RNA sequence: AAUUUAUAACGAAGGGUGGAGAGAUCAGGCUCUGUGAAACCCUGGCAACCACUUUCCCGAUGGCUCGGGAAAAAAGGUGCCAACGCCUGCCCCGCAGUGCGGGAGCCUAUAAAAC
Numbered sequence: 001a002a003u004u005u006a007u008a009a010c011g012a013a014g015g016g017u018g019g020a021g022a023g024a025u026c027a028g029g030c031u032c033u034g035u036g037a038a039a040c041c042c043u044g045g046c047a048a049c050c051a052c053u054u055u056c057c058c059g060a061u062g063g064c065u066c067g068g069g070a071a072a073a074a075a076g077g078u079g080c081c082a083a084c085g086c087c088u089g090c091c092c093c094g095c096a097g098u099g100c101g102g103g104a105g106c107c108u109a110u111a112a113a114a115c
Stems, first nucleotide, its partner, number of pairs: 003113006013043005021032003026089004044081003049077002053072008085107001091103005
């Protein structure tokens, strides 16, 4: 890499270096950007997937403990900090009259697991 599961309408920016692109990919839109893009670094923050801690509930055990659930907290491991994953694309449904709304799917990203 591929696989499985979960999540993706919430939330959270300043500085330094840098110097023209960026918003995953293709296409079409739209947006951000010399009032400084990407990238890298520092600091700060968000969130709660994993780990840790606390409380409560349920189950198992003679017990130590173990499993599941809820809430809180979060100093560790990741992730993230414009716009719904920026929007749309194929399919289905409704309204309607070439658009609006909803659903599903594909793809992608992240985490955890397993190999």